[in-house]
Predicted 3D model of a 74-nucleotide RNA (transfer RNA) from a Nanobdellia archaeon.
The source organism's lineage runs through Archaea, Nanobdellati, Nanobdellota and Nanobdellia.
Its mean pLDDT, the model's own confidence on a scale to 100, is 83.
Its Rfam family is "tRNA". Rfam links the family to the GO term triplet codon-amino acid adaptor activity.
RNA sequence: GGGCUCGUAGCUUAGUUUGGUGGAGCACCGGUCUUAUAAGCCGGGGGUCAAGGGUCCAAAUCCCUUCGAGCCCA
Numbered sequence: 001g002g003g004c005u006c007g008u009a010g011c012u013u014a015g016u017u018u019g020g021u022g023g024a025g026c027a028c029c030g031g032u033c034u035u036a037u038a039a040g041c042c043g044g045g046g047g048u049c050a051a052g053g054g055u056c057c058a059a060a061u062c063c064c065u066u067c068g069a070g071c072c073c074a
Base pairs, nucleotide, nucleotide: 001073002072003071004070005069006068007067010026011025012024013023020057028044029043030042031041032040050066051065052064053063054062
C1' cells in the first nucleotide's frame, strides 16, 4: 500500500437479513431480608449506537468519507 471483519450503557453483548418505541446479563444506586456482610427478592438511574455527511416520512440498520481495533496479502 491492497483486501476482509468489527466499533451499541462502566464491562460482555442482542438487535443489522425484513429501516418503524434501543433490550438483556454483570456492575452501580435505593428498598427488603440479616446481629452484620454476602446471596436472594423488589424497584431505579445510566446509550448523542466511533465521528461527519447523504438517502428516506422515519437510519444502530442502507450509501459515502474519516478515525480506531483485529486478521490476511504484498